[in-house]
Description: This is a predicted structure of an 89-nucleotide RNA (c-di-GMP-I riboswitch aptamer) from Paenibacillus sp. yr247. The source organism's lineage runs through Bacteria, Bacillati, Bacilli, Paenibacillaceae and Paenibacillus. Model confidence (mean pLDDT): 81 of 100.
RNA sequence: UAUUGCAAAAGGCAAACUUAUCGAAAGGUAAGGACGCAAAGCUCCAGGUCUAAGGUUGCACUCGCAACGAUGAUGGCUGUGCUGCCGAA
Numbered sequence: 001u002a003u004u005g006c007a008a009a010a011g012g013c014a015a016a017c018u019u020a021u022c023g024a025a026a027g028g029u030a031a032g033g034a035c036g037c038a039a040a041g042c043u044c045c046a047g048g049u050c051u052a053a054g055g056u057u058g059c060a061c062u063c064g065c066a067a068c069g070a071u072g073a074u075g076g077c078u079g080u081g082c083u084g085c086c087g088a089a
Base pairs, nucleotide, nucleotide: 003089004087005086012037013036017032018031019030020029021028022027035076041082042081045079046078047077048074049073050072055068056067057066058065059064
């Protein structure tokens, strides 16, 4: 340096759930909390998944209902790109 993660150690992240808060929702943020994680670090490029406020269409026409559909989310769903701790073998 490359491969690699069956060992050790140091440190790291934090699911469900609870509380507060933002949001139409999905979901986010903060605190608590640990199921897990060797990239559960970053990008948000491709795909997947979730939601459907506004919009369009149809029905109703009094409130409204249904369908479509990201410009909203998700990186702890997969892949791509960039970076990184430790070091048994």